About this RNA
The RNA shown here (c-di-GMP-I riboswitch aptamer) has 83 nucleotides and comes from Anaerotruncus massiliensis (ex Liu et al. 2021).
RNA sequence: UUCCAUAUUUGGCAAACCUGCCUAAAGGCAGGGACGCAAAGCUAUAGGGUCUAAUGCGUAAGCGAUGACAGCCAGUUGCAGCA
Numbered sequence: 001u002u003c004c005a006u007a008u009u010u011g012g013c014a015a016a017c018c019u020g021c022c023u024a025a026a027g028g029c030a031g032g033g034a035c036g037c038a039a040a041g042c043u044a045u046a047g048g049g050u051c052u053a054a055u056g057c058g059u060a061a062g063c064g065a066u067g068a069c070a071g072c073c074a075g076u077u078g079c080a081g082c083a
Base pairs, nucleotide, nucleotide: 012037013036017032018031019030020029021028022027035071041076042075043074047073048072049069050068051067056063057062
């Protein structure tokens, strides 16, 4: 740009749980499995918040992140043929 259509696609991710592995734990990875998600993509050193508590400290109760969580809020980047 043209044609068709009047459809909202094409698709994506993957909770709980189960199995195996890592880990002190929280939690993570892989396979299975789908509760759901228009950002359930990315970011833990933009910020807040939450979880665990090993080495350590403490007579004890407990303290404690350097560990973890973004499918808690959030920052940031994307997809969508009507509106």

The prediction has a mean pLDDT of 81. The RNAcentral record of the sequence draws on Rfam.